Context: one part of a larger RNA
């Protein structure tokens, strides 16, 4: 010597669930497969290495010695691994007692405001802009008061507050449901972490087919703006924006940070529980934020929610373009998505 790496320089899969596989807690008994020691056998001869010989010397030839990873047999060790057997609670699960929550699905209702339509007061303007005009308006608009109809949203409370794996959830009621967490420690006895493939989740747009369609609003159409203005601005205005069902699998899907687990100063705020204590306190558990110590990092910063110190599984990445492309393959109605070169070139 027997690779460094992933917050911003290449590089954590969007996320879960889980197969095979890797890895696995604490005692004690065998056992002797990995492992470890001994012994023996083999491991051709040449080369190579040592110590001599032979050609005037070297190369070159030539003797003897020595050694050989590795195999295979026995013979032992047993401290770690593995396999059998027994037993244990700290890890993991259940139980029983709570109390918190926009965590999923389905029904029902609710007020507020925008559109529209009817009907009342009214009368000349109203929109809009930086100014305008396109546009609506004497067939009576605006603005104002009644009354109906309809879709989508759900103001205040409201918070670095809460809930989920993520993606994301936000009137109010019921009905079905997941999950977390807290105390009791009453059960069970390692039942565990990870996870290639597979399987399910999966914002937006967007696709099919059937509905609905007030606001908004890609395309599109006009007014303006301007040297133009396929744009910004302003009137209009279709898909779309919802709703059922099927599909698409991608996003700056982000904390630009994969999961478990243990271990290393504090201090301040919050959110849900509990226990002690009687004052707005001490304490503990489980979440969320700010600052800060060792320590790390290039630096910025991170620091008990680590980017610290360690372990154990997974994905990744290997100069810049080419190129997340071509070509084939899978997947898909299509859009495409997914796996992935190279030639050239700097």
């Nucleotide at each position: 010597c027997u690779g460094g790496g992933c917050g911003u320089a290449a590089a954590g899969g969007g996320c879960g669930u889980g197969u095979a596989g890797g890895c696995u807690g604490u005692u004690u008994c065998g056992u002797a497969a990995g492992u470890c020691a001994g012994a023996u056998g083999u491991u051709a001869a040449a080369g190579a290495c040592c110590u001599g010989g032979g050609c005037u010397u070297a190369a070159c030839c030539u003797a003897g010695g020595g050694g050989a990873u590795g195999c295979g047999u026995u013979u032992g060790a047993u401290a770690c691994u593995g396999c059998g057997a027994a037993a244990c609670u700290g890890g993991a699960g259940u139980g029983c007692a709570g109390g918190a929550g926009a965590g999923g699905a389905g029904a029902g209702c609710g007020g507020a405001a925008u559109u529209u339509c009817c009907g009342g007061u009214g009368u000349a303007g109203a929109g809009g802009u930086g100014a305008a005009a396109u546009u609506c308006g004497u067939a009576g608009a605006u603005a104002u008061c009644g009354g109906a109809a309809g879709g989508a949203a759900c103001a205040c409370c409201a918070g670095u507050g809460g809930c989920g794996a993520a993606g994301g959830c936000g009137g109010c009621u019921c009905u079905c449901u997941g999950g977390a967490c807290u105390g009791c420690u009453a059960c069970u006895g390692a039942c565990g972490c990870u996870g290639a493939g597979g399987c399910g989740c999966g914002a937006a747009a967007g696709c099919g087919u059937g509905g609905g369609g007030a606001g908004c609003a890609a395309a599109c159409a006009g007014g303006a703006u301007u040297a133009g203005a396929u744009a910004c601005c302003c009137u209009g205005g279709u898909a779309g924006u919802c709703c059922a069902c099927g599909c698409c699998u991608u996003a700056a899907a982000c904390g630009a940070u994969g999961g478990a687990a243990g271990c290393u100063a504090g201090a301040u705020g919050u959110u849900g529980g509990g226990a002690c204590u009687u004052u707005u306190g001490u304490u503990u558990c489980a979440g969320u934020g700010u600052c800060g110590c060792a320590g790390c990092u290039a630096a910025c910063g991170c620091a008990u929610u680590a980017a610290g110190c360690u372990u154990c599984c997974c994905g990744c990445c290997u100069g810049g373009g080419g190129a997340g492309u071509a070509c084939g393959g899978u997947c898909g109605c299509a859009a495409g998505a997914u796996u992935a070169a190279a030639a050239c070139u700097c």